[in-house]
RNA sequence: CGGGGCGGGCGCAUGGUCGCUGGCGGGAGGUUUAUCACCGACGGCCGGAGGAAAGUCCGAACUCCGCGGGGCAGGGAGGUUCGUAACGCGAACCGGGGGUAACCCCAGGGAAAGUGCCACAGAAAAUAUACCGCCGGGCAACCGGUAAGGGUGAAAUGGCGAGGUAAGAGCUCACCGCUUGCCGGGUGACCGGCAAGGCAGGGUAAACCCCUCCCGGAGCAAGAUCAAAUAGGGAAACGUUUGAGGGCGGCCCGUCCGAAGUUUCCGGGUAGAUCGCAAGAGACAUCGGGCGACCGAUGUCCCUAGAGAAAUGACCAUGACCCGUCAGGGUACAGAAUUCGGCUUACAGCCCGCCCCGAUCC
Numbered sequence: 001c002g003g004g005g006c007g008g009g010c011g012c013a014u015g016g017u018c019g020c021u022g023g024c025g026g027g028a029g030g031u032u033u034a035u036c037a038c039c040g041a042c043g044g045c046c047g048g049a050g051g052a053a054a055g056u057c058c059g060a061a062c063u064c065c066g067c068g069g070g071g072c073a074g075g076g077a078g079g080u081u082c083g084u085a086a087c088g089c090g091a092a093c094c095g096g097g098g099g100u101a102a103c104c105c106c107a108g109g110g111a112a113a114g115u116g117c118c119a120c121a122g123a124a125a126a127u128a129u130a131c132c133g134c135c136g137g138g139c140a141a142c143c144g145g146u147a148a149g150g151g152u153g154a155a156a157u158g159g160c161g162a163g164g165u166a167a168g169a170g171c172u173c174a175c176c177g178c179u180u181g182c183c184g185g186g187u188g189a190c191c192g193g194c195a196a197g198g199c200a201g202g203g204u205a206a207a208c209c210c211c212u213c214c215c216g217g218a219g220c221a222a223g224a225u226c227a228a229a230u231a232g233g234g235a236a237a238c239g240u241u242u243g244a245g246g247g248c249g250g251c252c253c254g255u256c257c258g259a260a261g262u263u264u265c266c267g268g269g270u271a272g273a274u275c276g277c278a279a280g281a282g283a284c285a286u287c288g289g290g291c292g293a294c295c296g297a298u299g300u301c302c303c304u305a306g307a308g309a310a311a312u313g314a315c316c317a318u319g320a321c322c323c324g325u326c327a328g329g330g331u332a333c334a335g336a337a338u339u340c341g342g343c344u345u346a347c348a349g350c351c352c353g354c355c356c357c358g359a360u361c362c
Stems, first nucleotide, its partner, number of pairs: 001358010012319007020048005026042001029039002050333001054344002057342005062219004069253004074215005079093005094108001095106004109210002114208002116204003131150002133146005158176002161173003177199001178197008223275004233266006245257004282301008320331004
């Protein structure tokens, strides 16, 4: 200098004028006998949309319902160990694959419990077979042996080399693979070594299935309080302790309410106000522990939006960056609605750091 890998950050700026809004003060004046309470012109100070606020895919906090709960069905997860409030998330490691490497990827338990599937091609894809070929016999037709070579295919009876053989074959041997046993290392997944065995034909579970672990439901339009209104109207069914009906996501068991009601239908009235609503599994700093995710301790924080049909804006000027010969134009993705931890998706342009490879120079 070029190429690549990983991580972090910014994402228009400044000033002026006018406007909206949350909080905290002040407040002439009004009302009242007066005070309080209430209304209140005017004006001050401090704040007001994100890294994804998006998707609504996971997990929770919180609220209500249920609950001694059990079982079935259903759903989720799937290497090990840790982290976390929890997770399908994160960290480190193991195994496999890709890459020269930095590094990246993985729906990563089980195919020897069972069932299913592997199109076409091919002789044959499982009840395994022999198309070409090779060898032996035979005049030939043909018969016997063979699965090493060739062909087909994603995949063809473990692989490769040597010996052996009529030609061949784990037929024999060495190495690798596989199975079993033992030893060593590691918390563990696993790794290494030694010995024995000639050895179950493969793949697929992101096919059904088996194994291990986990799982109440609904959701801020949750829910709580106050006020108001109406016709506490009419009908029907079942039932009154031999328990109707309802609740517990579906079903069963069990249990609770119901001690006289319960449920369904028709008709009528109201639908307003306040809370929930932001102080948190919070942020920041320092020190300590840990490879790390992260945890602990101490301190600081007038604390960082809280609308209520939805505020956070409009205009002007200057500057920055980008495009363009100039004139001029543009400035990404995109906006809170209970909150938080993640995942996924979108993003013009720019900045910083570490690592790998290559070239050149010293």
The RNA shown here (Bacterial RNase P class A) has 362 nucleotides and comes from a Desulfobulbaceae bacterium.
The model forms 98% of the base pairs in the Rfam consensus.
The organism belongs to Desulfobulbaceae, within Bacteria.
Rfam family: Bacterial RNase P class A. Rfam classes the family as a ribozyme.
Model confidence (mean pLDDT): 75 of 100.